[in-house]
RNA sequence: GAUAAUGGCAAACCCGGCGAAAGCCGGGGACGCAAAGCUAUGGGUCUACAGCCGCACACGCGGCCAUGACCGCCAAGCCGCCGAA
Numbered sequence: 001g002a003u004a005a006u007g008g009c010a011a012a013c014c015c016g017g018c019g020a021a022a023g024c025c026g027g028g029g030a031c032g033c034a035a036a037g038c039u040a041u042g043g044g045u046c047u048a049c050a051g052c053c054g055c056a057c058a059c060g061c062g063g064c065c066a067u068g069a070c071c072g073c074c075a076a077g078c079c080g081c082c083g084a085a
Stems, first nucleotide, its partner, number of pairs: 001082001008033002013028006031072001037078003041075003044070003051064005
């Protein structure tokens, strides 16, 4: 980062599975992506099983809270294809 080339990835949704959930994995499918490759390092966002507190007396409800999750939220680090202006 181009009306270039070789390619790559794969949103929503559907099917199957895992998980308490967020979400993840596999298959299909393409919204898009020049890092939509990797890493939870700094922010941010999401969920709340368990735990604590309260109400109830109940198998329930509410609040707080990541050790859980998101790299297709931003930044940072590392690696990578091509070569016009």
This is a predicted structure of an 85-nucleotide RNA (c-di-GMP-I riboswitch aptamer) from a soil metagenome.
RNAcentral holds the sequence, with entries from MGnify.
The model forms 100% of the base pairs in the Rfam consensus.